Predicted 3D model of a 267-nucleotide RNA (Bacterial large signal recognition particle RNA) from a Clostridia bacterium.
The sequence is in RNAcentral, with records from ENA.
Taxonomically the source falls in Clostridia (Bacteria, Bacillati, Bacillota).
The gene name in the source record is ffs.
It matches the Rfam family "Bacterial large signal recognition particle RNA". The family's RNA type in Rfam is non-coding RNA gene. Gene Ontology terms of the family: SRP-dependent cotranslational protein targeting to membrane, signal sequence recognition and signal recognition particle, plasma membrane targeting.
RNA sequence: CCAUACCAGCCGGGGGAUUAGCGGAACCCUGUACCUGAAAUCCGCUACAGCAGGGGUGGACUCCUCGCUUGAGGGCCGCGUUUCUCGGAAUUGAGUCGUAUUCUGCUGUGUUGACGAGUGGGUCUUGCGCAAUGAAGAACUGUGAACCAUGUCAGGUGGGGAACCAAGCAGCAUUAAGCGGUAAACUUCAUGUGCCGUGAGGGCGCCUGCUCUGAGCAGUGGGUACGAAGAUCGCCCGGAGAUAAGGCUCGAUUUUGAGGUGUAUGG
Numbered sequence: 001c002c003a004u005a006c007c008a009g010c011c012g013g014g015g016g017a018u019u020a021g022c023g024g025a026a027c028c029c030u031g032u033a034c035c036u037g038a039a040a041u042c043c044g045c046u047a048c049a050g051c052a053g054g055g056g057u058g059g060a061c062u063c064c065u066c067g068c069u070u071g072a073g074g075g076c077c078g079c080g081u082u083u084c085u086c087g088g089a090a091u092u093g094a095g096u097c098g099u100a101u102u103c104u105g106c107u108g109u110g111u112u113g114a115c116g117a118g119u120g121g122g123u124c125u126u127g128c129g130c131a132a133u134g135a136a137g138a139a140c141u142g143u144g145a146a147c148c149a150u151g152u153c154a155g156g157u158g159g160g161g162a163a164c165c166a167a168g169c170a171g172c173a174u175u176a177a178g179c180g181g182u183a184a185a186c187u188u189c190a191u192g193u194g195c196c197g198u199g200a201g202g203g204c205g206c207c208u209g210c211u212c213u214g215a216g217c218a219g220u221g222g223g224u225a226c227g228a229a230g231a232u233c234g235c236c237c238g239g240a241g242a243u244a245a246g247g248c249u250c251g252a253u254u255u256u257g258a259g260g261u262g263u264a265u266g267g
Stems, first nucleotide, its partner, number of pairs: 001267006009057003012030004020046005034054004063260005073250005080243006087236002093233002096228005103222007116212008124201006130194002132191006139182005149174004157166003
């Protein structure tokens, strides 16, 4: 140096969480880099840190170690900023409310008379009257009695020698009781009715007329002053959370450098 066989190594890695620690599995990021079984109220190991079984590759541009490059993703801190919350004090800061013969702005109204004063009336309560409305009655009218309403009573019946007379059904008419209708007008009663009349009462508010006087009055906003309540914001002290700039850290993948790397047999 070559050949053969065996075997070491390799057949993914990383982050957080969990764990005494390690790995698996579940979650996340990369990547595509064996198969099967069990395994989150977990499973198995022990610092050389998965377990059980099987398969492939196999001493190499493989694998291991230490660096460089690149950097998915993740974790921690985060004075600054910000959110929530326990507690406190209190206007010597805001805000809310009230008052003011003060200041200012806007608007409306006013010599066609503001504010004020006097006087009268209405709205209000109640009595009387009137009207309205409702009901009833009267009145008018329709209908309405087999017999026990009236008038007239055909036929028929009775009396009579006859003339006639008598009672009287049906029908017709007029009525009683009853059953209906009625615009106006009449009477009685009633009332949550009334641009009505009259009297008494009341009179806070609102509306309105007259008289006197003669220039402001009213509403609203702001400022100012004083006061009140309360604790919304702000302030103080703690707690919890988030996160910018930035810092620390882990880190796959990518690039590349250096070092290391069996055993046996035969030639």